[in-house]
Formats: sequence, C1' cells, structure tokens
RNA sequence: GGGCCCAUAGCUCAGUGGUUAGAGCACCCGGCUCAUAACCGGAGGGUCGCUGGUUCGAUCCCAGCUGGGCCCA
Repeated sequence: GGGCCCAUAGCUCAGUGGUUAGAGCACCCGGCUCAUAACCGGAGGGUCGCUGGUUCGAUCCCAGCUGGGCCCA
C1' cells in the first nucleotide's frame, strides 16, 4: 500500500427497512433463609462508533472517517 470482517446496555451477543431497541450475565431493590449462596420476582441502565447520503421512514442499505481483528505484499 491492497483485500476481507467487526463496532448495539458495565460484559457477551441477538435484532438486517416501519411496532416501544431486546436477551443472558453483572450491579441495585424485594422474596425465600437463623445467615450466606443457589433459586424466584422487580427496577434502573442505550446519542445503535462518528459524519454525510438513499428512502415517506435507517440500528438495518450506500460512501467516507475513527477504532479493533485477519490475510496479501
């Protein structure tokens, strides 16, 4: 220098044009227990990496940028 993949909650990930953006784990509250763990219930937590474009409508499609990974030279 060239090519490919990834970026969504604190962590691991789903969601691939329209409903309200979700799950598990963690954290917090409550239940259970003499108590702790386990188990059960609940709440909170997100500028969907950034900028622009397409579209009536973008987490999703396109371009660029940033960061990470792999391959080639």